[in-house]
RNA sequence: GGAGUCGACCAGACAGUCGCGAUGCUGCUUCGGCGGCAUGGAGGAAAGUCCGGGCACCACAGGGCAGGGCGCCAGGUAACGCCUGGGGGGUGUGAGCCUACGGAAAGUGCAACAGAGAGCAGACCGCCUAAGCGUCACUUCGGUGACGACGGUAAGGGUGAAACGGUGAGGUAAGAGCUCACCGCGCCGGUGGCAACACACGGCGGCACGGUAAACCCCGCUCGGUGCAAGACCAAAUAGGGGGACGUUGGUGCGGCCCGCAUUGUCCCCGGGUAGGUCGCUUGAGGUGCGUGGUGACACGUUGCCCAGAUGAAUGACUGUCCACGACAGAACCCGGCUUAUCGGUCGGCUCCCGCU
RNA sequence: GCCGGUGUAGCUCAGUCGGUAGAGCAACUGAUUCGUAAUCAGUAGGUCGGAGGUUCGAUUCCUCUCCCCGGCA
Numbered sequence: 001g002g003a004g005u006c007g008a009c010c011a012g013a014c015a016g017u018c019g020c021g022a023u024g025c026u027g028c029u030u031c032g033g034c035g036g037c038a039u040g041g042a043g044g045a046a047a048g049u050c051c052g053g054g055c056a057c058c059a060c061a062g063g064g065c066a067g068g069g070c071g072c073c074a075g076g077u078a079a080c081g082c083c084u085g086g087g088g089g090g091u092g093u094g095a096g097c098c099u100a101c102g103g104a105a106a107g108u109g110c111a112a113c114a115g116a117g118a119g120c121a122g123a124c125c126g127c128c129u130a131a132g133c134g135u136c137a138c139u140u141c142g143g144u145g146a147c148g149a150c151g152g153u154a155a156g157g158g159u160g161a162a163a164c165g166g167u168g169a170g171g172u173a174a175g176a177g178c179u180c181a182c183c184g185c186g187c188c189g190g191u192g193g194c195a196a197c198a199c200a201c202g203g204c205g206g207c208a209c210g211g212u213a214a215a216c217c218c219c220g221c222u223c224g225g226u227g228c229a230a231g232a233c234c235a236a237a238u239a240g241g242g243g244g245a246c247g248u249u250g251g252u253g254c255g256g257c258c259c260g261c262a263u264u265g266u267c268c269c270c271g272g273g274u275a276g277g278u279c280g281c282u283u284g285a286g287g288u289g290c291g292u293g294g295u296g297a298c299a300c301g302u303u304g305c306c307c308a309g310a311u312g313a314a315u316g317a318c319u320g321u322c323c324a325c326g327a328c329a330g331a332a333c334c335c336g337g338c339u340u341a342u343c344g345g346u347c348g349g350c351u352c353c354c355g356c357u
Numbered sequence: 358g359c360c361g362g363u364g365u366a367g368c369u370c371a372g373u374c375g376g377u378a379g380a381g382c383a384a385c386u387g388a389u390u391c392g393u394a395a396u397c398a399g400u401a402g403g404u405c406g407g408a409g410g411u412u413c414g415a416u417u418c419c420u421c422u423c424c425c426c427g428g429c430a
Base pairs, nucleotide, nucleotide: 001353002352003351004350005349006348007347008346009345010344012322013321014320015319016318017317018316020041022039023038024037025036026035027034028033043328047339048338050337051336052335053334054333055227056226057225058224062259063258064257065256067223068222069221070220071219072086073085074084075083076082087101088099089098090097091096102218103217107216108215109212110211124157125156126153127152128151133148134147135146136145137144138143165183166182167181168180169179170178184207185205186204187203188202189201190199191198192197231279232278233277234276241270242269243268244267245266246265250264251263252262253261286305289302290301291300292299293298323326358429359428360427361426362425364423367382368381369380370379376413384400385399386398387397388396406422407421408420409419410418
């Protein structure tokens, strides 16, 4: 100098004018409001609504069945499917990145097409006739050779996504863990580690155990349902009637089922009528600085901050100057995550390549 | 705001233990008819909304995402 990787942060800036909704103080008021001053007024994702929790109601969410979710280990947390650290696997020269990663020696199922054979298999081509059988030829009458049937063989070819350890040597009729060496694999022990797991540590076993669980399933852990349109309060209006169905082992309490609990007629149709306001609402697992502990996620202590809260729903417009010319996008009960979208810029850690000293 | 469902040929829809996707209508060609319709015979048309993953293999199973539809005051 170039290329790359990881993390943190910013998200046009400043000034002026006019506006919008909120809160506090205050002035006027015909009590409906109108005005003045001050303060603060969108995001890193406010988004998707995919997880987890708070909160509210249903019983205080209880028992069983069914069903769902999660799944290497340890920790963090209110909790999680999130995060941190570590292990195994994959990938990259590397910094790094990715990882739904329990069980297939409990059971059941699946594997189209191709192929001889697709699960404790298989002889299509190939290889082999050593032993036993048959035929023929030769014979020194001991046998030898050729062919065939029955067979042997999983080393080679071929099919397939996948064909029952790999390489080499010995061995054999030809072959084969058949035997041996090394590698791989399994079991037991040892050592290190909290653990997952690791070990060119020792012994045993010729190898027995293919894939698929984002197929059923098994094991372990975990989950009640519904969502602020939850729910609470105040006020207004009303009516109650007609018809039909069911009949306490019932109905209702949305919630899959049963038990249990609470409550007492329930449901449908016809026609009539009402639907305004307040709270919930933002002080919270909140945030800033410092210190301590921890590799870290995070925790503890201290400081001392209030930082949108609408309900037709505010957060904007114009002008001027400057620059790197401005992306994705707008709160609606709240919080912790994940995922997705995003012009560009700043800072820091690290890696690789080239050049110079 | 909250909750649920759907996406397959031009249109309406099927497609289950995962094995290469069909039906009806429409379109096109031919036959029939003087001609048209109907009828008969045949043909074409599919990134299974998009991306990624699991698997030998995905319309189907899983995750993310986009569009559309419905319910609740």
Two RNAs folded together computationally: RNase P RNA and transfer RNA, 430 nucleotides in total. It holds a member of the Rfam family "Bacterial RNase P class A". From the family's description: Ribonuclease P (RNase P) is a ubiquitous endoribonuclease, found in archaea, bacteria and eukarya as well as chloroplasts and mitochondria. By type it is a ribozyme. Gene Ontology terms of the family: tRNA processing, ribonuclease P activity and dimeric ribonuclease P complex.